[in-house]
RNA sequence: GCAAACCCGCUGAAAGGCGGUGACGCAGAGCCACGGGGCUACGGCAUCCCGCUACGGGUAGCCAUGCCAGCCGAGCCGCCG
Numbered sequence: 001g002c003a004a005a006c007c008c009g010c011u012g013a014a015a016g017g018c019g020g021u022g023a024c025g026c027a028g029a030g031c032c033a034c035g036g037g038g039c040u041a042c043g044g045c046a047u048c049c050c051g052c053u054a055c056g057g058g059u060a061g062c063c064a065u066g067c068c069a070g071c072c073g074a075g076c077c078g079c080c081g
Stems, first nucleotide, its partner, number of pairs: 001026002007020005024070001028077001030076002034073003037068003043063003048058004
């Protein structure tokens, strides 16, 4: 210098983000979604069930276009020797 969790408000389908509070920690806990990894699933796929004539409701699973930089690496910038 930064600022975790809890709590409060706003926002989002959610993960999460922003602000306030507050400090768990961090010698880059600075920026960045390029690579790996992780989180969520509005929506889509798909299995089955229920209702009934055209679709609706529920549901194990799969999918990022969403998210995480305080998971690791890369790049940029910075600090110390």